About this RNA:
A computed fold for a 538-nucleotide part of an RNA from an uncultured bacterium, annotated as small-subunit ribosomal RNA, 5' domain. The prediction has a mean pLDDT of 83.
[in-house]
Context: one part of a larger RNA
RNA sequence: AACGAACGCUGGCGGCGUGGAUAAGACAUGCAAGUCGAACGGGAUUUUAUUUGUAGCAAUACACGUAAAGUCUAGUGGCGUAAGGGUGCGUAACACGUGGGGAAUCUGCCGAGAAGUGGGGGAUAGCUCGUCGAAAGGCGAAUUAAUACCGCAUGUGGUUAGUGAAGACAUCUUCGCGAUACCAAAGCCGGGGCAACCUGGCGCUUCUUGAUGACCCCGCGGCCUAUCAGCUAGUUGGUGAGGUAACGGCUCACCAAGGCUAUGACGGGUAGCUGGUCUGAGAGGACGACCAGCCACACUGGAACUGAGACACGGUCCAGACACCUACGGGUGGCAGCAGUCGAGAAUUUUUCUCAAUGGGGGAAACCCUGAAGGAGCGACGCCGCGUGGAGGAUGAAGGUCUUCGGAUUGUAAACUCCUGUCAUUUGGGAACAAGUUGCAGCGAUUAACUGUCGCUGCAUUGAUAGUACCAGAAGAGGAAGAGACGGCUAACUCUGUGCCAGCAGCCGCGGUAAUACAGAGGUCUCAAGCGUUGUUC
Numbered sequence: 001a002a003c004g005a006a007c008g009c010u011g012g013c014g015g016c017g018u019g020g021a022u023a024a025g026a027c028a029u030g031c032a033a034g035u036c037g038a039a040c041g042g043g044a045u046u047u048u049a050u051u052u053g054u055a056g057c058a059a060u061a062c063a064c065g066u067a068a069a070g071u072c073u074a075g076u077g078g079c080g081u082a083a084g085g086g087u088g089c090g091u092a093a094c095a096c097g098u099g100g101g102g103a104a105u106c107u108g109c110c111g112a113g114a115a116g117u118g119g120g121g122g123a124u125a126g127c128u129c130g131u132c133g134a135a136a137g138g139c140g141a142a143u144u145a146a147u148a149c150c151g152c153a154u155g156u157g158g159u160u161a162g163u164g165a166a167g168a169c170a171u172c173u174u175c176g177c178g179a180u181a182c183c184a185a186a187g188c189c190g191g192g193g194c195a196a197c198c199u200g201g202c203g204c205u206u207c208u209u210g211a212u213g214a215c216c217c218c219g220c221g222g223c224c225u226a227u228c229a230g231c232u233a234g235u236u237g238g239u240g241a242g243g244u245a246a247c248g249g250c251u252c253a254c255c256a257a258g259g260c261u262a263u264g265a266c267g268g269g270u271a272g273c274u275g276g277u278c279u280g281a282g283a284g285g286a287c288g289a290c291c292a293g294c295c296a297c298a299c300u301g302g303a304a305c306u307g308a309g310a311c312a313c314g315g316u317c318c319a320g321a322c323a324c325c326u327a328c329g330g331g332u333g334g335c336a337g338c339a340g341u342c343g344a345g346a347a348u349u350u351u352u353c354u355c356a357a358u359g360g361g362g363g364a365a366a367c368c369c370u371g372a373a374g375g376a377g378c379g380a381c382g383c384c385g386c387g388u389g390g391a392g393g394a395u396g397a398a399g400g401u402c403u404u405c406g407g408a409u410u411g412u413a414a415a416c417u418c419c420u421g422u423c424a425u426u427u428g429g430g431a432a433c434a435a436g437u438u439g440c441a442g443c444g445a446u447u448a449a450c451u452g453u454c455g456c457u458g459c460a461u462u463g464a465u466a467g468u469a470c471c472a473g474a475a476g477a478g479g480a481a482g483a484g485a486c487g488g489c490u491a492a493c494u495c496u497g498u499g500c501c502a503g504c505a506g507c508c509g510c511g512g513u514a515a516u517a518c519a520g521a522g523g524u525c526u527c528a529a530g531c532g533u534u535g536u537u538c
Stems, first nucleotide, its partner, number of pairs: 001537003005534005012386006018379002025342003029339003034079003039076002042073009052063004086297003096221007105214002110210008118152001120150002128141005157183003162177006187202006223269003230260003235257008272294004276287004299320005322333004350376001352375003358372001359370004389419004399410004423479001425474005438460009482527005487508003493522005503510002
């Protein structure tokens, strides 16, 4: 000098930060990932019109149905749930950093370009019925739809032999020719039209390319230990095969006997890595909280499925420990998400508000979801700023302390006089963060035309924070100072008590009857809403 600090005494306000470092211990409760009815059949419900029936003389009321327009939705289906958020267990490793390589690779959504979107089929959830079970949850029958599933057609194109040319870095790459074989698709919402049909938007399929993301390989760099000296059988290499998006002992069969090591292999200990942070004149040393990038993990261990992407925190299966429900047969769960509880600990916050902004997911959109995020709350935990009054005022008051008893000091300090009004209090006014989206109206472009789409203008509409910041007024010095030290280091001295006792102490050292070193008091010094102590680093 510094700190994610703790403890003691004390404590007025604000801004900005920051807050489970220990038990990756166990968790009650609530929330943290949904959305789309413009993919689909059904169900419920509202309004309007209406056939029929019943009651009534009629108006009308009620009931079953039909049509249209909405609203809500369990299920099928699509996209998302692999992001965002948390933690640092493991890991000394191509995990990270940096620089390269991939001619050995993949990439949903998004951008650009080329071509297409024809014609069929069988199911299944839901619903209904039956049935088992305490529940969780199943089983059977009948029936139904799709952008769910499966054939067929077409083949721009792609894949699959060969051959020629060019290029490169060896396997190869690019381009041209070319035989055979294989490989696609789905609709929905509008507009015009009597219709046939035409047309717009969003989708779907094949291919090329970009972007983004991911994967693999290599050079170099960064801990301790030799009281660890030898280590290694898929081990090192080859051939062949399998596997992967892809190279490779990645895996397997066979063959050979290699490979690493004093420039520290192998073993042991410790540890997430980095940008950076602290310190220091620097070199260096220590650290890796918050913020940002990468990695690893999700009760413990193992495994795959789905998918563009996972071996998947709030998915599945198996085993284990723990906990809960049970009708004892059997089931259920995973806060290292946000709050919160217990525990251990010197020690670390609210079971808060809002999606207004920024961003993310879904949707054509309206909109919905979002403990991401934006805010508020708590803690002097840190940094910074402000205040606790200002000016005048000598009888140098009283009181205290000391005294050589003369006085000195506290001390312009107080009282007293005149002012000011920061903060707090109170009264009134009162924000920025809002850009847009959408609706309505108008204009222009696109189009044969309409709907639509795009652009522009005007009006309307959207604020959790918050009646907060800020501004103006009112009153009154009123509500706001302590902590440590005073022998030397080190700024600051006397009296009383005690008498090697009680005690102090960072080091040197004080205390045994005149203690500036213990305890109290007066005074002084240093910092100040803090001041000291302890711990740790330089």